[in-house]
Molecule: RNase P RNA; transfer RNA
Organism: Clostridia bacterium
RNA sequence: CAACCGUUUUGAACAAUCGCGCGGUAACAUACCGAAAGGUCUUACCGUGAGGAAAGUCCGGGCUUCACAGAGCAGGAUAACGGAUAACAUCCGCCGAAGGCGACUUCCGGGCCAGUGCAACAGAAAUAAACCGCCUGAUAUUUCAGGUAAGGAUGGAAAGGCGAGGUAAGAGCUCACCGGUGUGUCGGAGACGGCACAGCCCUGUAAACCCUAUCCGAAGCAACACCCUACCGGGCGUUAAUGCUUGCUCGGCAGCCCAACUGGGUGGCAAGAGGUGUGUGGCAACAUACAUCCCAGAUAGAUGAUUGUUCACGACAGAACCCGGCUUACAGAAGCGGUUGCGGC
RNA sequence: GGCCCCAUAGUUCAAGGGAUAGAACGGAAGUUUCCUAAACUUUAAAUCCAGGUUCGAGUCCUGGUGGGGCUACCU
Repeated sequence: CAACCGUUUUGAACAAUCGCGCGGUAACAUACCGAAAGGUCUUACCGUGAGGAAAGUCCGGGCUUCACAGAGCAGGAUAACGGAUAACAUCCGCCGAAGGCGACUUCCGGGCCAGUGCAACAGAAAUAAACCGCCUGAUAUUUCAGGUAAGGAUGGAAAGGCGAGGUAAGAGCUCACCGGUGUGUCGGAGACGGCACAGCCCUGUAAACCCUAUCCGAAGCAACACCCUACCGGGCGUUAAUGCUUGCUCGGCAGCCCAACUGGGUGGCAAGAGGUGUGUGGCAACAUACAUCCCAGAUAGAUGAUUGUUCACGACAGAACCCGGCUUACAGAAGCGGUUGCGGC
Repeated sequence: GGCCCCAUAGUUCAAGGGAUAGAACGGAAGUUUCCUAAACUUUAAAUCCAGGUUCGAGUCCUGGUGGGGCUACCU
């Protein structure tokens, strides 16, 4: 210098004018709106005002109600190993397999030696074998009986691969190497790896049913709590029925049914598993100590418009209870670490 | 905002992991008729998109796209 790999940050800037939401202060005011609960038109000043994904709603948790959360069955989720965490299907480390010269990347990566199912077409045969071929015997010239999985043909898959010995011809039948299985031993926290011995009976499919291990109560802020207003009549009565609690059974809770069946307000709702910096422990995820900061909060829903200047000429995209992840979309810009190749010293 | 469901010819529906993806109505061409309708014959036309599992995917798994439904208070 070129081509790559990993990772982090950022997501136009400045000024002027007009305007909007929220919070604070002051005035209007012991005023106004409203039946009440409750709320504050307007003006001035100050502060503040979208994202890395606010998105999809795919996982997990907080929070809330149902009985502070019960039993059994059913159902669902996860899947090498060790750790992190509030928790997870996330993250970190590590093992194995596959790919790459390499930095590195990818893997729904338990079990078809519990059982069942499926494997179309082709092929002689699909988990059980003789179509052709090879060999032996009989027959006597094309057939029969037997042996044989080395060769041909089919297929995604054909009874471990390859070489030698062996044989009538063959075959793990025997042996060396490779592969995979089991046992022992050594190393490791473990998955697993090294070595030795035995033996090769064991087709694929579990994102097929299923088995094993671990985990899971249900619903969701339109949850839920409180206040005001309108209605406030009738019937039945308890070991039943009905409703709720999980799909079912139990257990638990609520008295139930008919008629009638409105309209509003407040909270939940913004200080949090919070951000930033430094130190310590740890390979890391992360944990912890100290300092410092306060950073949108509506309920028809604010975050905008115009003008000027500059540049690299601006992508995907707009909060609605909150947080940790994942996934998807995305014009560009900048930083850090590393690999391979070429050139120079 | 939250919770669910669906996607196959133009339309309405089928299809046990094994294909040339089927049926009805509709469309096109032809036969019949003086012309049309009816009838008969033939024919075109599809698995929402992208990955993965599998020998093999409309079907199973993951992500996206599009469409639809339910959901306040119950005193």